The RNA shown here (c-di-GMP-I riboswitch aptamer) has 81 nucleotides and comes from Caldithrix sp. Its Rfam family is "c-di-GMP-I riboswitch aptamer". Rfam describes the family as follows. GEMM was predicted in a large-scale screen for bacterial structured RNA regulatory elements. Lineage of the source: Bacteria > Pseudomonadati > Calditrichia > Calditrichales > Caldithrix. Model confidence (mean pLDDT): 88 of 100.
[in-house]
RNA sequence: AACCGAUAAAGGCAAACCGUCCGAAAUGAUGGGGCGCAAAGCGACAGACCCUCGCCAAAGCAGGGUGGCUGCGCUGCCGAA
Numbered sequence: 001a002a003c004c005g006a007u008a009a010a011g012g013c014a015a016a017c018c019g020u021c022c023g024a025a026a027u028g029a030u031g032g033g034g035c036g037c038a039a040a041g042c043g044a045c046a047g048a049c050c051c052u053c054g055c056c057a058a059a060g061c062a063g064g065g066u067g068g069c070u071g072c073g074c075u076g077c078c079g080a081a
Stems, first nucleotide, its partner, number of pairs: 004079002012037002017032005035068001041074003045071003048066005054061002
């Protein structure tokens, strides 16, 4: 240094659910909460999934969303075996 990831230490994040708020919706923000997480940090590039104020007879298109679905890219704390 790389791989790897412990009943280690320090610190971190925060699912469901509840309150308030933005939005047509999926989502999202914030406070509580804590299921979990070693990238549950960041990026919608590919696949996947979700939504429809819009176009279309339909197929579909277009737009929006999920990084806590997977891959990929960038970055990062600790150090037992």